[in-house]
RNA sequence: GCGCCCGUAGCUCAGUAGGAUAGAGCACAGGUUUCCUAAACCUGGGGUCGUGGGUUCGAAUCCCGCCGGGCGUA
Numbered sequence: 001g002c003g004c005c006c007g008u009a010g011c012u013c014a015g016u017a018g019g020a021u022a023g024a025g026c027a028c029a030g031g032u033u034u035c036c037u038a039a040a041c042c043u044g045g046g047g048u049c050g051u052g053g054g055u056u057c058g059a060a061u062c063c064c065g066c067c068g069g070g071c072g073u074a
Stems, first nucleotide, its partner, number of pairs: 001073007010026004019057001028044005050066005
């Protein structure tokens, strides 16, 4: 350089033949319980889906560029 894959909440991920409130677990905050802690249970905050465009009535999901990471190849 070329080819393929990946980039969604602090972390690990789900959601991809477009369809309409973006989810789960852990973590975090508050509460209940306990003498205290932990555990358990309840509640809550937090992301507009790497980024910039395009297509569409509608895009995390399709197309193009760029950025970052991984694998392969010379």
The RNA shown here (transfer RNA) has 74 nucleotides and comes from a Candidatus Thorarchaeota archaeon. Its Rfam family is "tRNA". The family's RNA type in Rfam is transfer RNA. The prediction has a mean pLDDT of 82.